[in-house]
Context: one part of a larger RNA
RNA sequence: UUGGGCCUAAAGCGUCCGUAGCCGGCCGGACAAGUCCGUUGGGAAAUCGACCAGCUCAACUGGUCGGCGUCCAGCGGAAACUGUCCGGCUUGGGGCCGGAAGACUUGAGGGGUACGUCCGGGGUAGGAGUGAAAUCCUGUAAUCCUGGACGGACCACCAAUGGCGAAAGCACCUCAAGAAGACGGACCCGACGGUGAGGGACGAAAGCUAGGGUCUCGAACCGGAUUAGAUACCCGGGUAGUCCUAGCUGUAAACGAUGCUCGCUAGGUGUGCCGCAGGCUACGAGCCUGCGCUGCGCCGUAGGGAAGCCGAGAAGCGAGCCGCCUGGGAAGUACGUCUGCAAGGAUGAAACUU
Numbered sequence: 001u002u003g004g005g006c007c008u009a010a011a012g013c014g015u016c017c018g019u020a021g022c023c024g025g026c027c028g029g030a031c032a033a034g035u036c037c038g039u040u041g042g043g044a045a046a047u048c049g050a051c052c053a054g055c056u057c058a059a060c061u062g063g064u065c066g067g068c069g070u071c072c073a074g075c076g077g078a079a080a081c082u083g084u085c086c087g088g089c090u091u092g093g094g095g096c097c098g099g100a101a102g103a104c105u106u107g108a109g110g111g112g113u114a115c116g117u118c119c120g121g122g123g124u125a126g127g128a129g130u131g132a133a134a135u136c137c138u139g140u141a142a143u144c145c146u147g148g149a150c151g152g153a154c155c156a157c158c159a160a161u162g163g164c165g166a167a168a169g170c171a172c173c174u175c176a177a178g179a180a181g182a183c184g185g186a187c188c189c190g191a192c193g194g195u196g197a198g199g200g201a202c203g204a205a206a207g208c209u210a211g212g213g214u215c216u217c218g219a220a221c222c223g224g225a226u227u228a229g230a231u232a233c234c235c236g237g238g239u240a241g242u243c244c245u246a247g248c249u250g251u252a253a254a255c256g257a258u259g260c261u262c263g264c265u266a267g268g269u270g271u272g273c274c275g276c277a278g279g280c281u282a283c284g285a286g287c288c289u290g291c292g293c294u295g296c297g298c299c300g301u302a303g304g305g306a307a308g309c310c311g312a313g314a315a316g317c318g319a320g321c322c323g324c325c326u327g328g329g330a331a332g333u334a335c336g337u338c339u340g341c342a343a344g345g346a347u348g349a350a351a352c353u354u
């Protein structure tokens, strides 16, 4: 609860697609459902007001008139707005074409250093580790130098305040297929749009199932230290896992702690893509300057804000739609339901306490 809010106080769904619903550009015509006007009727009685009357008065009661009755119906009318139908338009939206940019996605192929193990050669007493040590490795030759083989993971520099993606996320090279956005166009469609309850899809890491793989690192675990103790921090090992394929899980400080879309509102500066103009030129897909569009940043005016700060990528000024909040704890718990192989997840209280 017809209110106020949601960056940090409680509160934006992790992200997108989309059903119903809600909302919806410019011009003309028609209708008249909403809307507005007039009129007629209904809108019980009591209650309320005025007057009159009856109980000796009054309260009370009765009568007449009025008012109330937020509303409904009939008839007649208006046509600005909403709506419906018809016709038209191009600015919203979509399409087509063009060249360009990109760690965008999927698949395939190739490469590189490091690391580990093994083999050959050289070589001899330590190596490794720490605050200091020890566990550990090593005379069956380690560490170290050198030549080679195999293996799995990863991708230094470039690298950026950079780019792409709805988000999660994406980085060695090449190829193939696919997708999105930006820019330019004198072309086409002609409101086809926005949001989105339910619903669907995607969704880091960890975890789970089956199969493979296992170099490094490394929960658990075992040792060595430290310590009063040390179920830790440090050291030596090390299983699951980390990697791949197929499926499940569906959560994160899934963060910009900021929902999406549209319009409006000073500037300055840097940077990425595209386009235009000018200048330079080693003529290169080159360099510089300015402008336009669209991204990514920093500063900042008005304004906003409790402040920090935000400030054309708003937290300013407005519009549409959705989600969410309502003191702390109990508690994201219990119960029920749905879902999952499980772990769990989703939905989600109360008593009591303060």
Base pairs, nucleotide, nucleotide: 004325005324006323007308008307012322014202015201016200017199021195022194023193025089026088027087028086029085030084031083033082034081035078036077037076038075039074040073041072042071048066049065050064051063052062053061054060092192093189094188095187096185097184098183104178105177106176107175108174109173110172111155112154115151116150117149118148119147120146121145122144126137127136163170164169207248208247209246210245211244212243217241221237222236223235224234259321260320261319262318263317264316267299268298269297270296271295272294274292275291276290277289278288279287280286303310304309327354328353329352336347337346338345339344